The RNA shown here (small-subunit ribosomal RNA) has 1466 nucleotides and comes from an Alphaproteobacteria bacterium.

[in-house]
RNA sequence: AACAUGAGAGUUUGAUCCUGGCUCAGAACGAACGCUGGCGGCAUGCCUAACACAUGCAAGUCGAACGCCGCAGUCGCCUUCGGGCGGCAUGUGGAGUGGCGGACGGGUGAGUAACGCGUAGGAACCUGCCCAGAAGUGGGGGACAACCGCUGGAAACGGCGGCUAAUACCGCAUACGCCCCAAGGGGGAAAGGCUUCGGCCGCUUUUGGAGGGUCCUGCGUUCGAUUAGCUAGUCGGUGAGGUGACGGCUCACCGAGGCGACGAUCGAUAGCUGGUCUGAGAGGAUGAUCAGCCACACUGGGACUGAGACACGGCCCAGACUCCUACGGGAGGCAGCAGUGGGGAAUAUUGGACAAUGGGCGAAAGCCUGAUCCAGCAAUGCCGCGUGUGUGACGAAGGCCUUAGGGUUGUAAAGCACUUUCGCCCGCGAGGAUGAUGACGGUAGCGGGAGAAGAAGCCCCGGCUAACUCCGUGCCAGCAGCCGCGGUAAUACGGAGGGGGCGAGCGUUGUUCGGAAUUACUGGGCGUAAAGGGCGUGUAGGCGGCCCUGUCAGUCAGGCGUGAAAUCCCCGGGCUCAACCCGGGACGUGCGCUUGAUACUGCAGGGCUUGAGAGCGAGAGAGGUAAGCGGAAUUCCCAGUGUAGAGGUGAAAUUCGUAGAUAUUGGGAAGAACACCGGUGGCGAAGGCGGCUUACUGGCUCGUUUCUGACGCUGAGGCGCGAAAGCGUGGGGAGCGAACAGGAUUAGAUACCCUGGUAGUCCACGCCGUAAACGAUGUGUGCCAGACGUCGGGGGUUAGGCCUUCGGUGUCGCAGCUAACGCAUUAAGCACACCGCCUGGGGAGUACGGCCGCAAGGUUAAAACUCAAAGGAAUUGACGGGGGCCCGCACAAGCGGUGGAGCAUGUGGUUUAAUUCGAAGCAACGCGCAGAACCUUACCAGCCCUUGACAUUGGCGUCGCGGUUUCCGGAGACGGAGACUUUCAGUUCGGCUGGACGCCGGACAGGUGCUGCAUGGCUGUCGUCAGCUCGUGUCGUGAGAUGUUGGGUUAAGUCCCGCAACGAGCGCAACCCCUAUCCUUAGUUGCCAUCGGGAUGGGCCGGGCACUUUAAGGAAACUGCCGGUGACAAGCCGGAGGAAGGCGGGGAUGACGUCAAGUCCUCAUGGCCCUUAUGGGCUGGGCUACACACGUGCUACAAUGGCGGUUACAGCGGGCAGCGACGGGGCGACCCCGAGCGAAUCCCGAAAGGCCGUCUCAGUUCGGAUUGCACUCUGCAACUCGAGUGCAUGAAGUCGGAAUCGCUAGUAAUCGCGGAUCAGCAUGCCGCGGUGAAUACGUUCCCGGGCCUUGUACACACCGCCCGUCACACCAUGGGAGUUGGUUUGACCCGAAGCCGGUGCGCCAACCCGCAAGGGGGGCAGCCGACCACGGUGAGGUCAGCGACUGGGGUGAAGUCGUAACAAGG
Repeated sequence: AACAUGAGAGUUUGAUCCUGGCUCAGAACGAACGCUGGCGGCAUGCCUAACACAUGCAAGUCGAACGCCGCAGUCGCCUUCGGGCGGCAUGUGGAGUGGCGGACGGGUGAGUAACGCGUAGGAACCUGCCCAGAAGUGGGGGACAACCGCUGGAAACGGCGGCUAAUACCGCAUACGCCCCAAGGGGGAAAGGCUUCGGCCGCUUUUGGAGGGUCCUGCGUUCGAUUAGCUAGUCGGUGAGGUGACGGCUCACCGAGGCGACGAUCGAUAGCUGGUCUGAGAGGAUGAUCAGCCACACUGGGACUGAGACACGGCCCAGACUCCUACGGGAGGCAGCAGUGGGGAAUAUUGGACAAUGGGCGAAAGCCUGAUCCAGCAAUGCCGCGUGUGUGACGAAGGCCUUAGGGUUGUAAAGCACUUUCGCCCGCGAGGAUGAUGACGGUAGCGGGAGAAGAAGCCCCGGCUAACUCCGUGCCAGCAGCCGCGGUAAUACGGAGGGGGCGAGCGUUGUUCGGAAUUACUGGGCGUAAAGGGCGUGUAGGCGGCCCUGUCAGUCAGGCGUGAAAUCCCCGGGCUCAACCCGGGACGUGCGCUUGAUACUGCAGGGCUUGAGAGCGAGAGAGGUAAGCGGAAUUCCCAGUGUAGAGGUGAAAUUCGUAGAUAUUGGGAAGAACACCGGUGGCGAAGGCGGCUUACUGGCUCGUUUCUGACGCUGAGGCGCGAAAGCGUGGGGAGCGAACAGGAUUAGAUACCCUGGUAGUCCACGCCGUAAACGAUGUGUGCCAGACGUCGGGGGUUAGGCCUUCGGUGUCGCAGCUAACGCAUUAAGCACACCGCCUGGGGAGUACGGCCGCAAGGUUAAAACUCAAAGGAAUUGACGGGGGCCCGCACAAGCGGUGGAGCAUGUGGUUUAAUUCGAAGCAACGCGCAGAACCUUACCAGCCCUUGACAUUGGCGUCGCGGUUUCCGGAGACGGAGACUUUCAGUUCGGCUGGACGCCGGACAGGUGCUGCAUGGCUGUCGUCAGCUCGUGUCGUGAGAUGUUGGGUUAAGUCCCGCAACGAGCGCAACCCCUAUCCUUAGUUGCCAUCGGGAUGGGCCGGGCACUUUAAGGAAACUGCCGGUGACAAGCCGGAGGAAGGCGGGGAUGACGUCAAGUCCUCAUGGCCCUUAUGGGCUGGGCUACACACGUGCUACAAUGGCGGUUACAGCGGGCAGCGACGGGGCGACCCCGAGCGAAUCCCGAAAGGCCGUCUCAGUUCGGAUUGCACUCUGCAACUCGAGUGCAUGAAGUCGGAAUCGCUAGUAAUCGCGGAUCAGCAUGCCGCGGUGAAUACGUUCCCGGGCCUUGUACACACCGCCCGUCACACCAUGGGAGUUGGUUUGACCCGAAGCCGGUGCGCCAACCCGCAAGGGGGGCAGCCGACCACGGUGAGGUCAGCGACUGGGGUGAAGUCGUAACAAGG
C1' cells in the first nucleotide's frame, strides 16, 4: 500500500418537446477472410464429425521372490580338433511362475438440470504404498506354469500326458492386543531374500496418524405453464437380506401415503467451478489455454481381479463398422503424442531428449515415461525493437490544383556530414548442474567487421468522425454501419493529387458486454405516447393500530473456522525495458460455529380503543325482485259524416284511395313505452335503473357513543354479476325495424332519401361473456390553500344570498406534479400496502395447441418475415362542400360585347426540303414582332471561304486607305483587268516609328449551339392586396407567443381607446407629375376688350398684355367652422362657405415573399459542345403552306340606319433623304410644279353632329367578302408574298346554343384624329380629343382577397393525404390426403454375457477319518430359476423434414376499379 475517477452522438417533424425503436463511437476473442509483411521474447493453436482411422510410439518394472532355456565370458573335463559335456558369488537375452504398478499420469465434453457441481456441515464406513506405536515371523504339506513328449488348428489359440521351484497355494502350532458371544466360551497369522554378518529390504497381527475415497444433509445452480398434476417400491413402519457402510438398496408383511403453483411431472438446452470478457458498480455474457470436481473411452449391457475399477491403450456378451481367412473361424477400437482421410471459414511436426521437474518398478545401478522439458510451423494474440540521424531552397525536377499571379507535395528529395540497433559475416561463449549427467545449443550473451546498406503497409477523408480538391461517370456503373449518396459541375461512385488515422500490421466479417435507465435491485413506467383486469366477492399469499412482558428466528456487533492454488489488486524482486515470471501481502461482498445487543420485524402471552364491526334512534333514493293497476299516443277493426285526393320528398315516384282513402266523430281490440315533473338531481360495485300501488329485499347516510376488542387492507387462482347484438325452447307481436322488395338519386348506388317489410326489439326459462364495459384514470388509508353551486342529514342562530359539521355530486383555482394538454382534498400532489398490466411499428389479438361454448365465437397466445420508423402533446402555416367580421365590376342591378357570319391577326394541329426559335390556365395565343417581298433571318436547298465578317499578337512585304466608274466570267458571293479622284500622322528627316493593307504562322476568333433546373440583370403574377418584420422586455423546457390579439374606426397594421409590453423598420398615407379655381411674373398666339390705321377678305397693320392661353412660381382643402352622433376619443352623418370637399379626378410609385413563373434568341455569364464547321459569305426558297380547332379583333346583319348634298366645332402630336401649301392634270389612287417651315410663326387636319333630300323593311340603295379587268405608289425587285384606286362582281350574314367578357362618370357606348416602327405595308399598339348614358335593393350565392377563430392523419401544404378488392413478381408462413425420420410411454414376447439362488447322480491334489479301498468337509462343470442389454409384436404421446392443393400475410417508381378515412372529408 492493496484506494478514487458514471461523456455521448445520428435518425420520426416545416420546426418543437416528449415517448420510442434502430444505428454508431469503446473494450474483448482459441477466431476466420482480404491486402501487406523485417527481427526477437512470452503465450496460444479442430470452437465443426464423441466422424472413420494406415503407421510408429504413449506402462512397465523387479534375477536382492522362483524354476527353466539361449548367448557371451571364464574354469574344468573330453575331443574324431568341427566341437561336445559339466560348473560359475560373471555379464546378457527370452518367455514363464510370483510381486508391485497397469484405478496414477495423458485425452475428451457425448451424456448429465443431477447432491453432478459450488459452498457449509454431518456419520454408519473403507484405505495398498508412507509415518508412529505394540506383538510376532515356529513347524509341515500338496500342486501348477515354464520345460519335455504326443496331438488339433490356415491363423488366433489350444488339448492330453509327464517333471519342477518360490515371497504362489494349504493345514498345524502360538497369539498381548484383534473379531464373535447367550459373557460360559469360541475364532483367526506369517515368507522369505540379500549381506561386507554390523545389518538392510520384506512378511503377519494390531492400534493410531497422514493422505485418498464412499455415503448423507442445508443452501445455491438455464428456459418453457401453448408441460398442471406426478407417483406402486411409490411414501412410511416391522422383520429379513445385502453392502466397506447408513438407507425402500433389495425382499416379505402391514399402513396409505409421498411430491406439486415457493412450479412437481414433462419438454428443450447445458458438463459444474476457480475464473475469463465486459461494466462506475449492480449486473450481463462466458466456462479455450491453467487449476479443482464430475462424466465418458466404437455403441449398449455385465461382472471379474484388486486397497482401489465396473477399468481409454483389461475381460465377457450383444450390436454397428473395418481388417485377416485355407470360409471352419479369428482380430480391432487415437475423446494418449505425432500423422491420414473427411467435415469445415478455420487450427501445427508421423521432430529431439529423459539434461531438468514429476511418475512406475527396483535395495541399488538402472529401466520405462508422446507426463514433461525443448525444438519445428502459424503476425493467432500480447510485449519490445528496427526500417536511419543531422544539415539542406524565399523552395530543384516531376505530379496535382490554379483566379495563370501562384499554391501544394516540401526539408520531403538530391547533395553534404554522420551513426550501425536489428539483420548479415568472423571469433569467444554461459547459467539452467548441490558431486556426475545438457535435448535445448555453438543457443542466450560478449567482442570484432562491412555498409544507409536488407526491412512499410493498410484503412479512411458527406454527417456521426480526424481528414478536400480535380477528372471520369450521369438513378448507369456503383457506395452504404445509420441517416442516405448517383438522373451533366458528385468533398458520398471510380481514378488521381493532397490530407487524416493506425503501423508489421491494417481493414472486413462473426460473437460478447458496454453505451441501453431499451426488463429499471441499484435504476423505468401505465388519463391522451405501449400499458388499470368490465365489476364485485373472496382462497392462498403479501402487508398490518396503541401499551406491557417474554423470546432472540430475522436484524446488528465482536471473535473463531472456512472461502485450494493460479488469476485480479498492492508492495517488492528477476529477465537491458516490457510482455512474462518469482516472493510477500491484501481481497474473496459467501457459509458455518460462537459470544453478545434487543430498537424494529417475527413468535408467545397479557391489556387497550382510535381502525373495523355491532346495538339503539332517525333519514333520502328511477337500488333489486314479484304481483296488480292507470292514462296519453300509435296501429288495426266496426259504425257514422264526407269526397277526391292522400302520402311522401330537395324534387319525385313506388304506395293508399270512387270497392270511398286522407280528414273527422263514436265504439272496440292489442302490444309496447311511461310526456310534463326532470335537474353537470338521486341510487347502485359495475353493467345499469324513470307512470302508480302493494309485498319481499340489498346497500348507504346522519345522530348517540351502549357493546365486541385489530375481528383490518389488498387479493394470484376460484366463484358470482355483467349493455347491446346473437343462440335454444315456448309465448307475444302495436310501433320501430337488420335482411329483403320496390321507388328515387347516381357514371354506377348491392348506400345515404322514400314506400313497404321478416328476424329482432317484448315475456318466461337456459346459453353467450363481449364493448370507446371510458373518468380511456385499479382498490384501500393518511397528509397537503381556498372559493362558489347543488343533493341528503345534524347543530347553532342575530332567522340571512347567515355560521358550523358529516356524507355525496359539480365548477373554478394555489402549491405541487406533468412532454405538453392538463390534474389539482372526487389528484394525474406527497407517501404507504397489495393486485393487474407495458417494453418499437407491421405480421396479429392472428396461427398452432389448450380450456369454454349448441353455434356464432370467446379466452390464453406466438414465430418466420418486413420496416426506420410507428406514436403523444403542442407550434407555425396551408387547407375545409367549418364559423364570425370585412373588402373588390366578385355577384346582383344596368349598358355594350364575345361565342353564330365574312375577313384580319396570333396559336394548336397538319403539311413541308424548311414552314427558325421562344411564350402554355388565370399570369401563352394583335405575346417577343413599335412593321418577314431581298435585307431582317436565327430555318431549308445549292454554291463558296477556312487565322476566318470581327479583336489582340509574331514575321515578311507593300505603302496608304476610301470613294466614283468601265469591262470580262459567274445566280451571286467571289475572282480578274482598267480608268478617275485624292496623296495619312509624328519626324532628332534615315522607307525610322506609328497607322493601314496584303501574305505566312501559331496562339486564337466565332457559334441566335445546349443547360432560365448552374446564374446576374430585367420582367410577369398574387396585388395598390394591407400586409411583412425587427430590437429590448415579458411568457413558454421548446418550436414559438406577446407586440400585430381585443372594443371602435378607416380605402389602409388609417387613427383612437384598452392591454406585458415599449419602441422601431419595410409597406399604407404624404412628399413627385398631370388635371380642376385663383393670384403673381413674362409675351413674334390671343383681343379689338381699350386707342389708332387702312383696304372692307381674315389681328391684316401700329399699339397693348386686360382676358383666353402658354409655362414658371405661388395661393387654396385642414373635418378648419356649425349641428347631430359616438365613450368627452378616433371617426361618421348633415350643413355653411368654397372652383373643389372629407383620399376632388388621374398618373408615377409594387413591402417580406410565392410560382426551380418567363427570358442563355436583348445583354452579361459558369459549365458542356462544334472548330475546312453547329463558324463566315451568297443566290433562291421558307417563316405568308391549309381538311381543321381555339384566342384576340375588324366589318356587318341595318331606318337611333344607308346614300347624296350642304354646314360647323377639337385635342395630343409629327415634320428637312421630311411635312408639303397655292396652282394645274386625272373619275380616283396619284402625278406635275413647288411657296413656306428645323416650326405656339409654315405644313399635316377631324368625324359623329346640324340642315336639306332620297330609300321604306327587301338579303334590300343593308352588308361588303370573293373574283375579273384596268391602274397608282414605294422599292434593285411586288410570281411565290405589299398597300392603294377605278369599273364590274356582289358571298356569308336578318343580332347569334351551351357558355362567356368589359364597364360605376366625363366612365360605358359611340365618333374621328395623331404618333412610334417604317422605302412601302396597321382592323394591332401607344396616345388625343368630340358626343355622352343606364344602374348599384343588397352581400344569400359564384370568383379572388384581408383579419380573428375552429378542425386536420395536409407541410413538394386539398392539384394534399390515403383505403380495400383485383392483376403481376418475389418472400416467409398456417391448413393439408399422406409420407419419412427422431424421441418417448405403457403392454406383451424373446432373453446373450453375468452376478445371485437352487440343484449338482459328472469331475476334484492339500484338511479330517481310514492300513488301504473308500468316505467326509469343501469346491468345479453342467442343468434349473429370478433379474436383465439387444431384438421383436402391436397401441399411443411428442418433435422435425417433405407434400398435390389451399388460406391469409409481407414486400415490390409510375397497372385496374372505386373514394372508405383525415377539414361537418361532403
Lineage of the source: Bacteria > Pseudomonadati > Pseudomonadota > Alphaproteobacteria.
The sequence was found in a public genome assembly.
The coordinates come from a structure-prediction model, not an experiment, and the mean pLDDT is 87.